This is a predicted structure of a 71-nucleotide RNA (transfer RNA) from a Candidatus Aenigmatarchaeota archaeon. Rfam family: tRNA. The sequence is in RNAcentral, with records from ENA.
RNA sequence: GCGGUUAUGGUCUAAUGGCAGGACAAAAGCUUCCCAAGCUUUUAAUCCGGGUUCAAAUCCCGGUAACCGCA
Repeated sequence: GCGGUUAUGGUCUAAUGGCAGGACAAAAGCUUCCCAAGCUUUUAAUCCGGGUUCAAAUCCCGGUAACCGCA
């Protein structure tokens, strides 16, 4: 330098172009003599910039980062 894959809450992971979901973690409450466990509720996310579309995490273009391969 070229090609490929990936990027989603604090962490891990889903999502046929149609309300971004689940688990763990955190906070509050219930339960318990206390702790742990259990139950309920809440907070919090689509790497960045454009484009297409009534509608984009998803499709297209460019960029950034990580990994793999070639040179």